A computed fold for a 79-nucleotide RNA from an Actinomycetes bacterium, annotated as c-di-GMP-I riboswitch aptamer.
[in-house]
RNA sequence: UAUCGACAAGGGCGACCCGGUCGCGAGGCCGGUCAGCAAAGCCAACGGACCUUCUAACGAAGGUGUCUGGGCUACCGAU
Repeated sequence: UAUCGACAAGGGCGACCCGGUCGCGAGGCCGGUCAGCAAAGCCAACGGACCUUCUAACGAAGGUGUCUGGGCUACCGAU
């Protein structure tokens, strides 16, 4: 450096739900909780998919990275 993630070691994150708060909303943030996760770290201005708002429609503006492909970075160990 590349690939891999079995026994480990130190750990990390935190679904659903609950409380508070922001938002028209999808949802976000904080705290609790802990199903799970070897990237459940980051990217929605690289895609797909789904969701929300406005519109008669065309279409426009948003959201989700724990829906998914992909990209970037990374602890430990093995080869």